[in-house]
């Protein structure tokens, strides 16, 4: 200097707010007005959180037409590391969501 890989999804959690439900306050008592500095249910939700499945991949075994290769199936492994603003975006609104493994730092 070049190439390949470091992947995807689901469920859940940390966390998040307030559209709906509930709770609560007020009033003319209604299809009303407010409260998320209301524990909660619905809801959103992690690159650096958990679990699972899939994908990719090393080696081994088997099948397929004689071998190899490709393809299919199985076994046992791998899929590392990871400090991080401000500001902006969208949904009702906010967030460890997205911009973003970004800017920056070591």
């Nucleotide at each position: 200097g070049c190439g390949c890989a470091g992947g995807a999804u689901a469920u859940c959690u940390a966390g998040g707010g307030u559209u709906c439900c509930g709770c609560u306050u007020c009033c003319g008592c209604g299809u009303g007005a407010g409260g998320g500095u209301c524990u909660g249910g619905u809801c959103c939700g992690a690159g650096a959180g958990a679990u699972a499945u899939c994908g990719c991949u090393a080696c081994c075994c088997g099948g397929c037409a004689a071998c190899a290769g490709a393809c299919c199936g199985g076994g046992c492994g791998g899929u590392a590391c990871a400090c991080g603003g401000c500001g902006g975006g969208g949904c009702a609104a906010a967030a460890u969501c997205c911009c973003g493994g970004g800017a920056g730092g070591c």